[in-house]
RNA sequence: GUGUAUUCUCAGGGCAGGGUGCAAUUCCCUACCGGUGGUCACAGCCCACGAGCGGCCUGCGGUGCAGGUGACAGCAGACCCGGCGCAAUUCCGGGGCCGACGGUUAAAGUCCGGAUGGAAGAGAAUGGGU
Numbered sequence: 001g002u003g004u005a006u007u008c009u010c011a012g013g014g015c016a017g018g019g020u021g022c023a024a025u026u027c028c029c030u031a032c033c034g035g036u037g038g039u040c041a042c043a044g045c046c047c048a049c050g051a052g053c054g055g056c057c058u059g060c061g062g063u064g065c066a067g068g069u070g071a072c073a074g075c076a077g078a079c080c081c082g083g084c085g086c087a088a089u090u091c092c093g094g095g096g097c098c099g100a101c102g103g104u105u106a107a108a109g110u111c112c113g114g115a116u117g118g119a120a121g122a123g124a125a126u127g128g129g130u
Stems, first nucleotide, its partner, number of pairs: 001130002004127007017029003031110002033099002035049004044097002052075002054072001055069006079095005101113003
């Protein structure tokens, strides 16, 4: 230097101001936010991944709850134009767009909850190998 095993640590941000109303951080004007890896060059909207929902399996005091499952991709969002350049839907300029589930005096990306959880992954230590 390289690959490997074990352990440990870390691993998501955001409603400011105003309007209507009995009531809204949920509606309206407007504000704000952007996980992880990859990509000839820096990405919420290019390609993937994660959490979540759903499906399936098992159990039970059975119509719901618990546990398991990604050799389950069904849901899982969203971008264009111009410029520079070898190279950018990633940078710069401009104009756009998107955001799980349950809850709630009224409809939520931003509040509360599952979650003191899980996790893509990032890093460190140690052992032995080469």
Molecule: FMN riboswitch aptamer (RFN element)
Organism: Tritonibacter multivorans